[in-house]
RNA sequence: GCGGAUGGCUGGAUGACCGUAGGGGACGCAAGUCCCGUGAGGAAAGUCCGGACUCCACAAAGCAAUGGUGCCGGGUAACGCCCGGCCGGGGUAACCCGAGGGAAAGCGCCACAGAGAACAGACCGCCCGCAGACAGGUCGACCGCAGUCGAUACCUCUGACGGGUAAGGGUGAAACGGUGGGGUAAGAGCCCACCGCAGCCCGGGCAACCGGGAUGGCACGGCAAGCCCCACCAGGAGCAAUGCCGAAUAGGGGUCUCGCGCGGGGAACCGCAGGGGUGGCUUUGCCCCAGAGACCCGGGUUGGCAGCUAGAGCGGUCCGGUAACGGCCCGCAUAGAUGAAUGGUCAUCCAAGGGGCGGCAACGUCCUUGGACAGAAUCCGGCUUAUAGGCCAUCCGCGCGU
Numbered sequence: 001g002c003g004g005a006u007g008g009c010u011g012g013a014u015g016a017c018c019g020u021a022g023g024g025g026a027c028g029c030a031a032g033u034c035c036c037g038u039g040a041g042g043a044a045a046g047u048c049c050g051g052a053c054u055c056c057a058c059a060a061a062g063c064a065a066u067g068g069u070g071c072c073g074g075g076u077a078a079c080g081c082c083c084g085g086c087c088g089g090g091g092u093a094a095c096c097c098g099a100g101g102g103a104a105a106g107c108g109c110c111a112c113a114g115a116g117a118a119c120a121g122a123c124c125g126c127c128c129g130c131a132g133a134c135a136g137g138u139c140g141a142c143c144g145c146a147g148u149c150g151a152u153a154c155c156u157c158u159g160a161c162g163g164g165u166a167a168g169g170g171u172g173a174a175a176c177g178g179u180g181g182g183g184u185a186a187g188a189g190c191c192c193a194c195c196g197c198a199g200c201c202c203g204g205g206c207a208a209c210c211g212g213g214a215u216g217g218c219a220c221g222g223c224a225a226g227c228c229c230c231a232c233c234a235g236g237a238g239c240a241a242u243g244c245c246g247a248a249u250a251g252g253g254g255u256c257u258c259g260c261g262c263g264g265g266g267a268a269c270c271g272c273a274g275g276g277g278u279g280g281c282u283u284u285g286c287c288c289c290a291g292a293g294a295c296c297c298g299g300g301u302u303g304g305c306a307g308c309u310a311g312a313g314c315g316g317u318c319c320g321g322u323a324a325c326g327g328c329c330c331g332c333a334u335a336g337a338u339g340a341a342u343g344g345u346c347a348u349c350c351a352a353g354g355g356g357c358g359g360c361a362a363c364g365u366c367c368u369u370g371g372a373c374a375g376a377a378u379c380c381g382g383c384u385u386a387u388a389g390g391c392c393a394u395c396c397g398c399g400c401g402u
Stems, first nucleotide, its partner, number of pairs: 001398010012349007020039002023036005041373001045384002048382005053238004059284005066234005071085005086100001087098004101229002106227002108223003123169002125165005130159004136155001137152006177195006196218001197216002200213005242306004252297007261272004274289005313332004318327003350371001352369007
């Protein structure tokens, strides 16, 4: 210098004028006017996970269903998030990626191609046998040569034949361990060495897992983003939750389900039974009942206050920890609107793009364009997605110079 990897920051500045939404103050009977101060984000987004909070008649146990998570250890309020590690894959490397439990419990599936796709499979090829043939070869005869004739399978050729063979070819995402040697008619874990695999033992590690040893000739193909099995976690609805005040009204009509029992007591009431609710079912508990519950139709009001923004908050020193993170102390700080404000114009400047001129170039100067994605709606922790341009740190590879 070029090319890359990872992590982080920023993402216009200042001023004037006009406007807008809350808050405070002054004036005003009021309407309102004036002044001061405040007013979006790193993602406010998607609403995909996890919570806080609120209600559901606040509860306990068991069972079932449904959904989710899924290597190991740790962090956290919690998580499907984060950190560290393991294994597998990619990259020269920095580093990146992985829905990464179980396929020797069971069921199911494996397209196309291919002979055969899971109790494998002979299409080509190879080998043996059998049958046949005589082109080449060989042998014999004829023969001066060239050649002709005949024979033959231990060489050869042929086969709608009988077998062997999973080494080789070919098909496929995948062909029933791989490479090499021995062996064999040809072959084959048939035998051997190494690698892989399996269960066993030993050592290391909290663990995932790793290393070593001896044994076994190899069984157990793949798919669980198919059912399923195992372990663990989950009640539902959501701030339009919910509470209070105010306003309005007739608290109306219909359908369905279950019930209106017994005893005691002067009565209130109590006990038993029955029914309904308690958001899957059962049991217990709890609540309600002479009425209770569910659904539908119609009518009215659709105002205000609280919830509502200081919370698992942010930053920093020190300590513990490899880290995520935790602890102590110190410091910092203003949206809270509800059809919903946070905007616009101008000037100067800054980054950046284009063009002209000067200059070998760096650069200088003038003109012009001009700042991405987007946007609060109860609040937090994450993830994901969008994002013009700029900046910083660490690391890797290559080239050149010293």
The RNA shown here (Bacterial RNase P class A) has 402 nucleotides and comes from Rhodovulum sp. NCBI's taxonomy places the organism under Bacteria, Pseudomonadati, Pseudomonadota, Alphaproteobacteria, Rhodovulum. It was read from a public genome assembly, where an Rfam model found it.